[in-house]
RNA sequence: AGAGUUUGAUCUUGGCUCAGAACGAACGCUGGCGGCACGCUUAAUACAUGCAAGUCGAACGGUAACAGCUUUGAAGCAAUUCAAAGGCUGACGAGUGGCGCACGGGUGAGUAACACGUAGGUGACCUGUCCUAUAGUAAAGAAUAACAAUGAGAAAUUAUUGCUAAUACUUUAUAAGUCCAUGAUUCUUGAAUAUUUUAUGGAGAAAGAUUUAUCGCUAUUGGAGGGGCUUGCGGGGUAUUAGCUAGUUGGUGAGGUAAUGGCUCACCAAGGCUACGAUACCUAACCGGUCUGAGAGGAUGAUCGGUCACACUGGGACUGAGACACGGCCCAGACUCCUACGGGAGGCAGCAGUAGGGAAUAUUGCGCAAUGGAGGAAACUCUGACGCAGCGAUGCCGCGUGAGUGAGGAAGGUCUUCGGAUUGUAAAGCUCUGUCGUUAGGGAAAAAUUUUGAUGGUACCUAACAAGAAAGCACCGGCUAACUUCGUGCCAGCAGCCGCGGUAAUACGAAGGGUGCAAGCGUUGUUCGGAUUUACUGGGCGUAAAGAGCGAGCAGGCGGUUAGAUAAGUUAGAUGUGAAAGCCCUGGGCUUAACCCAGGAAUUGCGUUUAAAACUGUCUAGCUAGAAUAAAAGAGAGGAAAGGGGAAUUUCACAUGUAGGGGUAAUAUCCGUAGAUAUGUGAAGGAACACCGGAGGCGAAGGCGCCUUUCUGGCUUUUUAUUGACGCUGAGUCGCGAAAGCGUGGGGAGCAAACAGGAUUAGAUACCCUGGUAGUCCACGCUGUAAACGAUGAAUACUAGUCAUUGGUCUUUUAGAUCAGUGACGAAGCUAACGCGAUAAGUAUUCCGCCUGGGAAGUACGGUCGCAAGACUAAAACUCAAAGGAAUUGACGGGGGCCCGCACAAGCGGUGGAUUAUGUGGUUUAAUUCGAAGGUACACGCAGAACCUUACCUAGGUUUGAAAUCCUUCUAAGUCGGGGUAAUGCCUGAUGUGCCCGCAAGGGAAAGAAGUGACAGGUGCUGCAUGGCUGUCGUCAGCUCGUGUUGUGAAAUGUUGGGUUAAGUCUCGCAACGAGCGCAACCCCUAUUUUUAGUUACCAUCAUUAAGUUGGGGACUCUAGAAAUACUGCCUGGGUUAACCAGGAGGAAGGUGGGGAUGACGUCAAGUCCUCAUGGCCCUUAUGUCUAGGGCUACACACGUAAUACAAUGGUUGAGUAUGAAGAGAUGCAAAACAGCGAUGUAGAGCAAACCUCAAAAAAUCAAUCUCAGUCCGGAUUGGAGUCUGCAAUUCGACUCCAUGAAGUUGGAAUCGCUAGUAAUCGCGAAUUAGAGGGUCGCGGUGAAUACGUUCUCGGGCCUUGUACACACCGCCCGUCACACCAUGGAAGUUGAAUCUAUCUGAAGGCGUGACCUUAACCCGCAAGGGAGAGGAGCGACUACGGUAGGUUCGAUGACUGGGGUGAAGUCGUAACAAGGUAGCCGUAGA
Repeated sequence: AGAGUUUGAUCUUGGCUCAGAACGAACGCUGGCGGCACGCUUAAUACAUGCAAGUCGAACGGUAACAGCUUUGAAGCAAUUCAAAGGCUGACGAGUGGCGCACGGGUGAGUAACACGUAGGUGACCUGUCCUAUAGUAAAGAAUAACAAUGAGAAAUUAUUGCUAAUACUUUAUAAGUCCAUGAUUCUUGAAUAUUUUAUGGAGAAAGAUUUAUCGCUAUUGGAGGGGCUUGCGGGGUAUUAGCUAGUUGGUGAGGUAAUGGCUCACCAAGGCUACGAUACCUAACCGGUCUGAGAGGAUGAUCGGUCACACUGGGACUGAGACACGGCCCAGACUCCUACGGGAGGCAGCAGUAGGGAAUAUUGCGCAAUGGAGGAAACUCUGACGCAGCGAUGCCGCGUGAGUGAGGAAGGUCUUCGGAUUGUAAAGCUCUGUCGUUAGGGAAAAAUUUUGAUGGUACCUAACAAGAAAGCACCGGCUAACUUCGUGCCAGCAGCCGCGGUAAUACGAAGGGUGCAAGCGUUGUUCGGAUUUACUGGGCGUAAAGAGCGAGCAGGCGGUUAGAUAAGUUAGAUGUGAAAGCCCUGGGCUUAACCCAGGAAUUGCGUUUAAAACUGUCUAGCUAGAAUAAAAGAGAGGAAAGGGGAAUUUCACAUGUAGGGGUAAUAUCCGUAGAUAUGUGAAGGAACACCGGAGGCGAAGGCGCCUUUCUGGCUUUUUAUUGACGCUGAGUCGCGAAAGCGUGGGGAGCAAACAGGAUUAGAUACCCUGGUAGUCCACGCUGUAAACGAUGAAUACUAGUCAUUGGUCUUUUAGAUCAGUGACGAAGCUAACGCGAUAAGUAUUCCGCCUGGGAAGUACGGUCGCAAGACUAAAACUCAAAGGAAUUGACGGGGGCCCGCACAAGCGGUGGAUUAUGUGGUUUAAUUCGAAGGUACACGCAGAACCUUACCUAGGUUUGAAAUCCUUCUAAGUCGGGGUAAUGCCUGAUGUGCCCGCAAGGGAAAGAAGUGACAGGUGCUGCAUGGCUGUCGUCAGCUCGUGUUGUGAAAUGUUGGGUUAAGUCUCGCAACGAGCGCAACCCCUAUUUUUAGUUACCAUCAUUAAGUUGGGGACUCUAGAAAUACUGCCUGGGUUAACCAGGAGGAAGGUGGGGAUGACGUCAAGUCCUCAUGGCCCUUAUGUCUAGGGCUACACACGUAAUACAAUGGUUGAGUAUGAAGAGAUGCAAAACAGCGAUGUAGAGCAAACCUCAAAAAAUCAAUCUCAGUCCGGAUUGGAGUCUGCAAUUCGACUCCAUGAAGUUGGAAUCGCUAGUAAUCGCGAAUUAGAGGGUCGCGGUGAAUACGUUCUCGGGCCUUGUACACACCGCCCGUCACACCAUGGAAGUUGAAUCUAUCUGAAGGCGUGACCUUAACCCGCAAGGGAGAGGAGCGACUACGGUAGGUUCGAUGACUGGGGUGAAGUCGUAACAAGGUAGCCGUAGA
């Protein structure tokens, strides 16, 4: 510091996701040790049990328990023991009294508040204990608990009587000082209730104890520390909470408090708070800090520290220095427990612990040794504060799980190209060490100072032992470090995002290997970061989300110029504070680190004070450049009202006139013989104003267009004068605001939602047509929205030019200057690009509005407005990983331009109808083997299924196999039989020995048989794992690259443009210059000529024959070698002086002469695993292999391709006549001759072929006949008889002869081929085969017609345009309906919580009252008694819980219902994207 993800690719906008750090965490797997920390985040839920606050006998009366002592008694010889008594002593239960219990400890429910933080104030206050200082501590008195007795009660508890003490209580005295009241006086201050001095009057103190030295007590002074109150500022959300408030705001007086104060009360006034957010609602303890971050910030508030609040819930006070009190009291409520039913007891949010809740959080431990606290004079006691230990990898830190050596690179595992590689020096083995561990011995500091150590026999030290007990987890497709095999087969599963998995998965599961971290590792959750993705630092708004439809303008924000004053902002210095801890730096202590200690820095803040005066603010005085006003001119569809005008449509009247009109792509509805349309004249009525008219003008916008008049707003120019910053913007507010729509009343010609009819259509609730009502028009109201757009808020200033134009002014006037507008280009600059560019989207300033992924949704709910329609304001749940913008390359378009092709057109002949053949589908079958499927499958694989082929079926065999390699044994091999079978397999007999080495025995090679296992074998699957081969676009003219240049980039340029061509063929131009694969040419055949050579070919001349038969010839034909020829070379014209085109000459041939071979980059996951090869999978007594028979030949039917026909351009007859090319031949072609009607047979000359044979060419031509008919056409079908091939012709061959003689009389919609030696027509040959073709591949004979042309159909090429397509239009995509699931709105109601108003009730309590009751201290009194004071009942006001009535808010639920979202293959249509087939879209109304 970035990365992944929208696209075919690109840039951009924008969201989502990841890598980092952290945690009071949890979960999964795993787990050796130690140190330091931390450990109920949930139910402020309920709690069993124990402990957590006592202490003081030096305050007191005392003596229940313990101990001692003393006394008495008893027992014993005695030591001694036992019993009783004595507060005498140590001490001490209970009690009186003092201090403490308000600290310490817990929790975070409440609280949005002076609760907290920070800085102040207290001139409005308090303060026990402690420190300091001063003074004092005198004199009396009355009770009471304990205790005893008698009672009540289950208990808790309690009543009466009697006794007693105090540092308990009461009275009196004293009063320096203190306090209070009043009157003077002085000082400080903004202010006096403060301060100084003073006068008078008044008020109120005390306690003693003991070891005799102290501790106490009282009053007062000052302090320290603590607290109360109060103020400025600061830190949550919602405006879908906008008004709140009657003690409310203030005053006077009184009460109350430690103290100010409506804190409370009486009276008076009517205030107070609020858009700088009151009130209401929701949420929340606050801070130092913590986490993160570069920082600014954001999040957070465990542990530690400061503050606050709370203590079962609510209320209340008492005591006290301090509480409205966690382990106190009273009352009410809920809950739990005890009970004798009468009544009582309780409060773990103290430490442990339990239940419950929960993903989840520890021991009912030890000790007061230390630190601290309470009491005490002290010893000491108490202390779940605290110190320690236990449990937990919860976190941080440290250590270890060994070290060295060790290659036959062991075994095993895994992979493998089978060679090896890897695990891997890893192990084993050998040599060591001892952290940790075990055992044994020693053994701390922590305690300044006598005692005292829970931790702890711990840390640590020493010795011995022994490599032993001690490694896992996650990941390995990209991001992101790390790869292979097997299994699985869109299954199982993974996944943070993108995405993997449908038979070769580096993505699932396992293994091997690797990578990363390591006693941990992953996952989940949360926070910050990355995210400049709320933008202060640090973003945007023309088209991506985003400028309110437009203006006026209050508040607010901002504001020209000069001078002076001031010092609020601002800047600088000083000073106080900003607790400690933490963070950071330096140093130190634990072996190191974590951790701890010390010092420093920092704490960006706030207060006080001093100074400065530039800028901002404020005040004062000016200025004229902003703004405004006056004067003079000017242009204009600016606005409102009244009046007027003509053209046209329609209707009506009359007239002329006759059969149509109207309308459309074409029709029809409709009008018309009751006289339309057309034409003429006249009348009526409403609406809109042709030409001028323009990128022109005016207006803030909406918008404004005949003429005249009236009223009226704004603007511009010129020149002078005046005012003197009066300005800009503008939340809220107010006004204007197209069309549609609404209300009331008019009006209504034309047009025209709805509606009706006619067409179109599969349908047509549309587009088209005929009609037609609201409406459109007017007046007055309402509505308040539009794609209200320049998709661009307003204002000001600055920043190159060119051209056009509107209105002014000036000048030197076909022109120029200048001001104000309106437009087009364009520089710099900006922009993602497109583009903008003085009318900015440039450079800056000010103010306002708005945006923060897509959808849900501009929707719901709530509120405001509206007559309604609806408008404005405006969410969430849920869901997706995108949704967008601009530009690029393609593809596509029922977009455009140019061009080509038997593409159409012009022609010729077919197919589609018939019969047959053949292939396919379908059906059938035991099997009808398999493949090919639009074009580019279907006489295709198959150049040829009777057996074989053959892959299929049935039946019978066989299992190392029919064929291959290796091993063992035997035999040479082989040949000839027999039996058996449907056949193979099988059983069996005879014969027979070779070659090489070797003396022999024997061995070897080759072959055969048997056996064994490695293996063979498979036309089994996958052509979507592949190679090879092939089809197709297409023989179309295209497809690319290097360098350069342009662009942020994808890309572009080149390859586009003007011409031209069959051609990206050539040429010219050009930021391109070149090159490659294609085109063309080079190759083959053919057309012409020359030359060479003449056998088997040829024969002009010479001879010869039946015959080129023979001699001869080498001229000709021909054969086959070598050459030549054609190149727009020449001429004319056109063209840009080009390329090239048109015509011509010559030539056998003329503009690639004709034909062939040749097929660019690529497309179709095109075809083929059944030609072959091949990965993987599958079968292995079978999916292999052998044999026989059957099937591939089936047959209601459908399609393709052919053959033959339907006839006279023809059929038949004639051993009439003529002519060709190319082939084949030894398992062959086969002549002559003979036989047969014929197929053919007999025969076998010749020929391995320019020699012989197949071999007859046929159409043609000559003649005869048939005469338009189902025929002398046509030949299917069938019967009979044969021939040939072959083991075999039945299923199932071809051919021959005789007989039979079907359909068919030129073929619907539709559709195919062909542009010249072509179509058409005619025959011939060959391959394959034993045989078998109407198929295929070749060959020649005869031999046409037509092409105006490119509008249309199909296909293709180039340029351009639009695009929401990129699997690329067979694309994309919208809505209803149906189904499933999800969240959500409404809803009669039901239910809960909170809260408000009114009212009733009125516990405890303090306050008030207190005439009734009770009463030791003091007073009066001899006494009785009275008084003061105290207590109580009663009463009063206040008031908690509670009740009643009525609201408000929020939630839960609810039959039914509304829309929304999501969901591989549902239905209906086709709305949008191309001119999307009616351009699309916005607002509104109807359907």